[in-house]
RNA sequence: CGCCGACAAGGGCAAACCUGUCGAAAGGCAGGGGCGCAAAGCCAUGGGCCUACAGCCUCCUUACCGCGGAGGCUACGGUUGCCAGGCUGCCGGC
Repeated sequence: CGCCGACAAGGGCAAACCUGUCGAAAGGCAGGGGCGCAAAGCCAUGGGCCUACAGCCUCCUUACCGCGGAGGCUACGGUUGCCAGGCUGCCGGC
C1' cells in the first nucleotide's frame, strides 16, 4: 500500500418507541432507549423511495368571477441505517 473481517482488545454509532422542539409534511435536532451496524463516519453526485407549503390542471359550488371543497401532477424539500459512487478511518489476518 492492497485485499479480507475469524478469535480478540480498546472502543464507537444508535433502530423502533417515549418526551421536548423545529417544520405544511416527509423529516431534522436534543434527552431517554437499544433493533442492529466493521464504516450505521462524512458527502445528496447517480438511481430508488418519502412528503407537497407554494405553483399548475381538472371537477364540484356560483348567472359568472372569486372564496371554499375534492382529486391529479410537480422538489427547489427529505432519506447516507435503501442501493451505488467519492473521501477519510481503529484493530487484526494474508